A computed fold for a 427-nucleotide RNA from Pelomicrobium sp., annotated as Bacterial RNase P class A. It matches the Rfam family "Bacterial RNase P class A". It is annotated as a ribozyme. The sequence is in RNAcentral, with records from ENA. Lineage of the source: Bacteria > Pseudomonadati > Pseudomonadota > Hydrogenophilia > Pelomicrobium. Its mean pLDDT, the model's own confidence on a scale to 100, is 78. A source record names the gene rnpB.
[in-house]
RNA sequence: GAAGUCGGCCAGGCAGUCGCUGCCGGCCCGCCUCCGGGCGGUCGGUGGAGGAAAGUCCGGGCUCCGCAGAGCAGGAUGCCGGCUAACGGCCGGAGGCCGCGAGGCCAUGGAAAGUGCCACAGAGAACAGACCGCCUAAGUGUGAGCGCUCGCUCACAACGGCAAGGGUGAAACGGUGCGCGCGACCGCAAGGUGCGCGGCGGCCCGCUUCGGCGGGGCGCGGGUAAGAGCCCACCGCGUCCGUGGCGACACGGACGGCACGGCAAACCCCAUCCGGAGCAAGGCCAAAUAGGGGAGCGACAGCGUGGCUCGCGCUGCUCCCGGGUAGGCUGCUAGAGCGUCGGGGUAACCCGGCGCCCAGAGGAAUGGCUGCCGAUCGGUCCUCCGGGAUCGAUUUACAGAACCCGGCUUAUCGGCCGGCUUCGCAU
Numbered sequence: 001g002a003a004g005u006c007g008g009c010c011a012g013g014c015a016g017u018c019g020c021u022g023c024c025g026g027c028c029c030g031c032c033u034c035c036g037g038g039c040g041g042u043c044g045g046u047g048g049a050g051g052a053a054a055g056u057c058c059g060g061g062c063u064c065c066g067c068a069g070a071g072c073a074g075g076a077u078g079c080c081g082g083c084u085a086a087c088g089g090c091c092g093g094a095g096g097c098c099g100c101g102a103g104g105c106c107a108u109g110g111a112a113a114g115u116g117c118c119a120c121a122g123a124g125a126a127c128a129g130a131c132c133g134c135c136u137a138a139g140u141g142u143g144a145g146c147g148c149u150c151g152c153u154c155a156c157a158a159c160g161g162c163a164a165g166g167g168u169g170a171a172a173c174g175g176u177g178c179g180c181g182c183g184a185c186c187g188c189a190a191g192g193u194g195c196g197c198g199g200c201g202g203c204c205c206g207c208u209u210c211g212g213c214g215g216g217g218c219g220c221g222g223g224u225a226a227g228a229g230c231c232c233a234c235c236g237c238g239u240c241c242g243u244g245g246c247g248a249c250a251c252g253g254a255c256g257g258c259a260c261g262g263c264a265a266a267c268c269c270c271a272u273c274c275g276g277a278g279c280a281a282g283g284c285c286a287a288a289u290a291g292g293g294g295a296g297c298g299a300c301a302g303c304g305u306g307g308c309u310c311g312c313g314c315u316g317c318u319c320c321c322g323g324g325u326a327g328g329c330u331g332c333u334a335g336a337g338c339g340u341c342g343g344g345g346u347a348a349c350c351c352g353g354c355g356c357c358c359a360g361a362g363g364a365a366u367g368g369c370u371g372c373c374g375a376u377c378g379g380u381c382c383u384c385c386g387g388g389a390u391c392g393a394u395u396u397a398c399a400g401a402a403c404c405c406g407g408c409u410u411a412u413c414g415g416c417c418g419g420c421u422u423c424g425c426a427u
Stems, first nucleotide, its partner, number of pairs: 001423010012373007020048008029040004050398001054409002057407005062278004074274005079093005094108001095106004109269002114267002116263003131166002133162003140157007174235004178198005184193003199220003203216005221231002236258001237256008282330004292321006301315005337356008374395009
């Protein structure tokens, strides 16, 4: 310098002016009053959005219903340890995958409890399978020869044997195999692929002083007809043991030929957690009108009681009471608060000292304009190539509190700072 990766921060600044809104104080200008005050006006002072105020996804505080103890249903979460009021959040770690690396991603409990699924392709997809291929030892068949009583030899073959290689697939019932070197690629690994050099064992050819020499080609752990954990070694896997770790787990050893394919964001099983509704929660005050309860007045009128009388009921007026609607007050913003310093901790986070008060409206205020500075873009000019001067335009993104917090997620113009990685150049 280039490319990248992780983390943090800002979200224009200052002044003037015109408004909006909460609170405090003054004026008493107006209205109301239960004489405490309230409402309106006016003047002054002071406060007035965010990193996400958003989505309302998760968790908690607070409130009421209730007493939520247990079980069922349902839902969520799911490696380990820690943090926290709590969490599905955060921090640290383990394992797996991706990246050369810094670093990133992972719902990562159980598939030897049971059920189910594994498309297409393919011979075969879970107590598997033989299409191409390979083999002819045993058995069988066909043919030839010998022998000629049963037999022997050779050739061919699948209706026999094998599962190394090819092929299908996301996956085929573990993998690798002479040694050394080189560089990239593949594989969890043992190892493989490519190139070079070498070793061992057969075969063929040439030369030979018969000791060997040179060239070509084949094979390569053993084993076999060909093969295969059939046997050996190593890797992987499983079981047991030991060591380290709080633990997830890691490392080492012994044993086991391998049994136990994948899917649980399929049902399911296991463990842990979860009562419901939400500030339109809830509490207080409380009109007018209508209706309810009680007392009194009037015994006068009307209606009903199938016609009449008494009686009873309803309708009237006055006062009192309680519920409750409109409306008002409250809940309401001093809090798991913010800043700074010190301490503990790898960190999340915790503890302590000091300082600060930072919107509380109630359908919703937090805005407009002007100037200067800054920023971005474009033009012109200058330049010691670092940049500077000047003119014009824009001053923007996402968005906007509504009871309050902790998270997650999503949106976002332009910019700043720091840690780290890889590559190149210079010293």